[in-house]
SAM riboswitch aptamer (S box leader) from a Terriglobia bacterium, 111 nucleotides, folded computationally. The organism belongs to Terriglobia, within Bacteria. Its mean pLDDT, the model's own confidence on a scale to 100, is 80.
RNA sequence: AUCUCAUCCAGAGUGGCUGAGGGACGGGCCCAAAGACGCCACGACAACCGGCCGCCGAAGGUAAGGGCGGUGCUGGUGCCAACUCCCGCCCGGUAUAGGGGAAGAUGAGAG
Numbered sequence: 001a002u003c004u005c006a007u008c009c010a011g012a013g014u015g016g017c018u019g020a021g022g023g024a025c026g027g028g029c030c031c032a033a034a035g036a037c038g039c040c041a042c043g044a045c046a047a048c049c050g051g052c053c054g055c056c057g058a059a060g061g062u063a064a065g066g067g068c069g070g071u072g073c074u075g076g077u078g079c080c081a082a083c084u085c086c087c088g089c090c091c092g093g094u095a096u097a098g099g100g101g102a103a104g105a106u107g108a109g110a111g
Base pairs, nucleotide, nucleotide: 002110003109004108005107006106007105008104013042014041015040016039017038021031022030023029025088026087027086028085043080045078048076049075050073051071052070053069054068055067056066084103089100090099091098
């Protein structure tokens, strides 16, 4: 590379550097020299993993594994415009809304 599982209508920005595109792809619509995007520093948000706590817990009992809930913890990631910015493929007569999927993102695992 690829595969599996879970989540994606919540939340959270200042400063410095740089200087032209950026929002994955196509269309749309936005953001952007009043400096976007990116990088760095600090701060925040969140709670996937880890830690800690509680409960449940097969066969008489106990423990481990496991499940559920809580906790922000000097831990590992992630994230801080717009629902993943919207649509794209399918469903219902059309259309707005809606449901499902694909793709993408993030995490945990496999390899």